Predicted 3D model of a 506-nucleotide part of an RNA (small-subunit ribosomal RNA, 5' domain) from a metagenome.
The RNAcentral record of the full RNA draws on SILVA.
Rfam family: Bacterial small subunit ribosomal RNA.
Its mean pLDDT, the model's own confidence on a scale to 100, is 88.

[in-house]
Context: one part of a larger RNA
RNA sequence: GGACGAACGCUGGCGGCGUGCCUAACACAUGCAAGUCGAGCGAGUGGAUCUCCUUCGGGAGUGAAGCUAGCGGCGGACGGGUGAGUAACACGUGGGCAACCUGCCUCAUAGAGGGGAAUAGCCUUUCGAAAGGAAGAUUAAUACCGCAUAAGAUUGUAGCUUCGCAUGAAGUAGCAAUUAAAGGAGCAAUCCGCUAUGAGAUGGACCCGCGUCUGAUUAGCCAGUUGGUGGGGUAACGGCCUACCAAAGCGACGAUCAGUAGCCGACCUGAGAGGGUGACCGGCCACAUUGGGACUGAGACACGGCCCAAACUCCUACGGGAGGCAGCAGUGGGGAAUAUUGCACAAUGGGGGAAACCCUGAUGCAGCGACGCCGCGUGAGCGAAGAAGUAUUUCGGUAUGUAAAGCUCUAUCAGCAGGGAAGAAGAAACGACGGUACCUGACUAAGAGGCACCGGCUAAAUACGUGCCAGCAGCCGCGGUAAUACGUAUGGUGCAAGCGUUAUCC
Numbered sequence: 001g002g003a004c005g006a007a008c009g010c011u012g013g014c015g016g017c018g019u020g021c022c023u024a025a026c027a028c029a030u031g032c033a034a035g036u037c038g039a040g041c042g043a044g045u046g047g048a049u050c051u052c053c054u055u056c057g058g059g060a061g062u063g064a065a066g067c068u069a070g071c072g073g074c075g076g077a078c079g080g081g082u083g084a085g086u087a088a089c090a091c092g093u094g095g096g097c098a099a100c101c102u103g104c105c106u107c108a109u110a111g112a113g114g115g116g117a118a119u120a121g122c123c124u125u126u127c128g129a130a131a132g133g134a135a136g137a138u139u140a141a142u143a144c145c146g147c148a149u150a151a152g153a154u155u156g157u158a159g160c161u162u163c164g165c166a167u168g169a170a171g172u173a174g175c176a177a178u179u180a181a182a183g184g185a186g187c188a189a190u191c192c193g194c195u196a197u198g199a200g201a202u203g204g205a206c207c208c209g210c211g212u213c214u215g216a217u218u219a220g221c222c223a224g225u226u227g228g229u230g231g232g233g234u235a236a237c238g239g240c241c242u243a244c245c246a247a248a249g250c251g252a253c254g255a256u257c258a259g260u261a262g263c264c265g266a267c268c269u270g271a272g273a274g275g276g277u278g279a280c281c282g283g284c285c286a287c288a289u290u291g292g293g294a295c296u297g298a299g300a301c302a303c304g305g306c307c308c309a310a311a312c313u314c315c316u317a318c319g320g321g322a323g324g325c326a327g328c329a330g331u332g333g334g335g336a337a338u339a340u341u342g343c344a345c346a347a348u349g350g351g352g353g354a355a356a357c358c359c360u361g362a363u364g365c366a367g368c369g370a371c372g373c374c375g376c377g378u379g380a381g382c383g384a385a386g387a388a389g390u391a392u393u394u395c396g397g398u399a400u401g402u403a404a405a406g407c408u409c410u411a412u413c414a415g416c417a418g419g420g421a422a423g424a425a426g427a428a429a430c431g432a433c434g435g436u437a438c439c440u441g442a443c444u445a446a447g448a449g450g451c452a453c454c455g456g457c458u459a460a461a462u463a464c465g466u467g468c469c470a471g472c473a474g475c476c477g478c479g480g481u482a483a484u485a486c487g488u489a490u491g492g493u494g495c496a497a498g499c500g501u502u503a504u505c506c
Base pairs, nucleotide, nucleotide: 001506002505003504006502007501008500009499010498013376014375015374016373017372018371019369020368021334026332027331028330030329031328032327035074036073037072040071041070043068044067045066050061051060052059053058081287082286083285091211092210093209094208095207096206100204101203105200106199107198108197109196110195111194113147115145116144123136124135125134126133127132152179153178154177155176156175157174159172160171161170162169163168183192184191185190213259214258215257220250221249225247226246227245228244229243230242231241232240262284263283264282265281266277267276268275269274289310290309291308292307293306312323313322314321315320340366342365343364344363348362349360350359351358352357379409380408381407382406389400390399391398392397413447416441417440418439419438423433450495451494452493453492454491455476456475457474461490462489463488464487465486471478472477
């Protein structure tokens, strides 16, 4: 000198764009953050409409739209948060997979025949303070289960062709065995779905080379340990697991142990090499009170799912139950320190739906903070009686100083009044922001300047007070009676809505 997620002191006019718990991965009141589909299903609610009867009060029947708890489907594995753990194939980079999976989407081929048994809901009975159950009867489906069919797929068998870096891979004819399906809307056309297979796309799993902090005042470490065979398991290879066999494997090219740490694109600095950092934004990883476990599913060992254990908090009729903000706001606590219990789904995107639409604290916006960067303003011109005041003085003056006053002018910003968008996606309609940005008009110089420094480094000096005191200080150092170094004043210098200080990095 530059930088900063900064803090502190003094000061503070406006706007735009960014940014804001770095500490206790501490505990959390309250609200919201993941639903949706009635065009899968039965049922309930609802009551339009229409019909009949009537003593004109009404009664009986029919039952459209709409709404919904439940069964069922898809989505809750995305999006959002945090960085505790992790020195590791976690990450980065380059490869491998002849060892793999992939819902929704795209293309293609072939199909969907005929049955069955349940169950939630509803009803009845019943237990419990509650959370929540139990029994019986009954009912539907795109829920569940047989049978048929098999272009195909899988397995077995034994051939042929082609190819490869080995295990082998691809293709193809035959035989045998196993293996599918679901309907819905519509007058219909048709559309949305279903099943099997192949290919693609997307996403993921696994393996390997290289790179990746400090300590030797850590030198030896390791028993599923290292390898083999058989078996199991997985989407898949593998000590991944298991039985047996062998005794290996790693290590001064730093094993093991200990400490620290999410990694990268990037960011800061620097001429560069390098050094430092890993906030915001983007990619990957890990975690979801702590520890463990699996279930469902294309995908999880699952933040707002389940089970067990633990700590904590809450309810209780004491028998037993409920909970998890490292989602958005917000509270307490910790701290030098970090914001609103806001608006809207209008846009972009996501989930569901045929659609209308619903949901979306993602997101878009607004609010708060000079926290940062950038821009603007606090007026412009003329104006010497060089006014007054103040400071100083050699008492003559000098400085403040064209500065003020005064005259003329202008209106950026703020304030007032009128108008008023784009952002909406090519029929119309639809805007949270927002009566915002912007435009026009009137009006007044009015409402808007501080902070640090002035001994040298280092731009800028005098007076008074103090008297090694009070104090200053980044280094050198200053102060003990004329202090340009302390304090005040005047003047000056620097930067400016900021200026200084402190912490940290180069």